[in-house]
Molecule: FMN riboswitch aptamer (RFN element)
This record gives sequence, C1' cells and structure tokens, in this order.
RNA sequence: UACGUUCUUUGGGGCGGGGUGCAAUUCCCCACCGGCAGUAAAGUCUGCGAAGGAAGCGUUUUGCUUCCCCGAUUCGGUGCAAUUCCGAAACCGACGGUAGAGUCCGGAUGGGAAAAGAAAUGG
Repeated sequence: UACGUUCUUUGGGGCGGGGUGCAAUUCCCCACCGGCAGUAAAGUCUGCGAAGGAAGCGUUUUGCUUCCCCGAUUCGGUGCAAUUCCGAAACCGACGGUAGAGUCCGGAUGGGAAAAGAAAUGG
C1' cells in the first nucleotide's frame, strides 16, 4: 500500500383519492416508486445483479459451473465535458396466486451485484 486471501456487518422502493362492478390496492381517471459499478451526478447509456430457460457436473436434500434470455428517452438550455445537471414532454417494470397487479400476497427469515470495516499474510 489494500492488488490477492479470510472474516464480520450492510445490501429494493412504491396504491393515497375517485369511478364501474357481486367481486378489482389487478380494469378506468388522477397518484406513487426506481438495486450495484462506471462515466459531469443516470430506472431509460455501458457493464453487472435479481427473475425465467437449457446443458454439464455433483447429488440425500440442496447446490455448483457454463451458456441462452434479459424492459424503457427524446427535445431545448448551460458547460471543456452531461441520452447523467436544469426546463419540458414521454416511456418501462420477471414468475405463481387472485376480477387482468411495477405498488397486494407468495417462493423469500432466500439469493445477490456491490459497499463499509477488521485481520493476518503474500506481493
């Protein structure tokens, strides 16, 4: 010094009002929310994680690895630099359940990108 190693902790938000209806936080009108890293400060750029699928390995359960899949933004302004800031107008949101769900319930007291801290030790 914190690159590698080990350990600990942390690590996702949001339906409030009205309408229709036997029934909707699911439909309609208004509303509300935005994981991690990078970069001029980002839900929409780039990369990653989560969800879904396949194969292989392993197998008591579970799991591990690789691959596939993986939503959505424009215009104007400032500036050396911004699809990130400011102004305006848009758009997007896994699976199962249920009156059709980004916001409810469930898998999930799970998993996890990563962040902070500690330790010893190699460099």